Fluoride riboswitch aptamer (crcB RNA motif) from Candidatus Ozemobacter sibiricus, 62 nucleotides, folded computationally.
RNA sequence: GGUGUCCUGGGGGAUGGAGUCCCCCGCUAACCGCUGUCAUAGCUGAUGACUCCUGCCGGUCG
Numbered sequence: 001g002g003u004g005u006c007c008u009g010g011g012g013g014a015u016g017g018a019g020u021c022c023c024c025c026g027c028u029a030a031c032c033g034c035u036g037u038c039a040u041a042g043c044u045g046a047u048g049a050c051u052c053c054u055g056c057c058g059g060u061c062g
Base pairs, nucleotide, nucleotide: 010025011024012023013022016053017052018051019050020049021048033043034042035041
């Protein structure tokens, strides 16, 4: 330096962080919301699910 095998490890699930669980992918991948008159247009949600925190929105009270 090359080759082969085994083991370990990784990434993702429409905007932040943590824990648990589930699912998906193997860097050629998983993933990258919806509506629409297709626009310099409009809409929902910080979760894949649950819990907590942060941020955001609405209401009430002081």
Its mean pLDDT, the model's own confidence on a scale to 100, is 76. It was read from a public genome assembly, where an Rfam model found it.